Predicted 3D model of a 126-nucleotide RNA (SAM riboswitch aptamer (S box leader)) from a Bacteroidota bacterium. The coordinates come from a structure-prediction model, not an experiment, and the mean pLDDT is 79. Of the family's consensus pairs, 94% are formed in the model. The organism belongs to Bacteroidota, within Bacteria.
RNA sequence: CUCUUAUCGAGAAAGGUUGAGGGAACAGGCCCUGUGAAACCUUAGCAACCGCCCCGGUACGAUCGGGGGUCUUAGGUGCUAACUCCUGCCCGGUGCAGAUUCAUUUUUAUCCGGGAAAGAUGAGAG
Numbered sequence: 001c002u003c004u005u006a007u008c009g010a011g012a013a014a015g016g017u018u019g020a021g022g023g024a025a026c027a028g029g030c031c032c033u034g035u036g037a038a039a040c041c042u043u044a045g046c047a048a049c050c051g052c053c054c055c056g057g058u059a060c061g062a063u064c065g066g067g068g069g070u071c072u073u074a075g076g077u078g079c080u081a082a083c084u085c086c087u088g089c090c091c092g093g094u095g096c097a098g099a100u101u102c103a104u105u106u107u108u109a110u111c112c113g114g115g116a117a118a119g120a121u122g123a124g125a126g
Base pairs, nucleotide, nucleotide: 001126002125003124004123005122006121007120008119013043014042015041016040017039021032022031023030026088027087028086029085044080045079046078049076050075051070052069053068054067055066084118089115090114091113092112093111097106098105099104100103
């Protein structure tokens, strides 16, 4: 880097160095930021993907997956503003508005829901 797969409305910040940007990319919006951005370091914390332990199912084992515990005083990662900050593509609903036969039709606003795409993280494979 590519592929497969699971999850993504929860949770959790202080200090130091430094000094202007940042919220993945593009566009639009909306935010954060000299009361200090990003990055790096230290400490602390969150979470429970993998790991470890126990229970359950199967005749045992392997395997599977359901539940619970632990996760640092040296298990591997990850994370610690805002839903992955929101929208973009598709579908459904709503219907501002327009048209007309005035109760039907169409659909560019608005809002709501679902899906996809992209992304992030873990696990596995190449």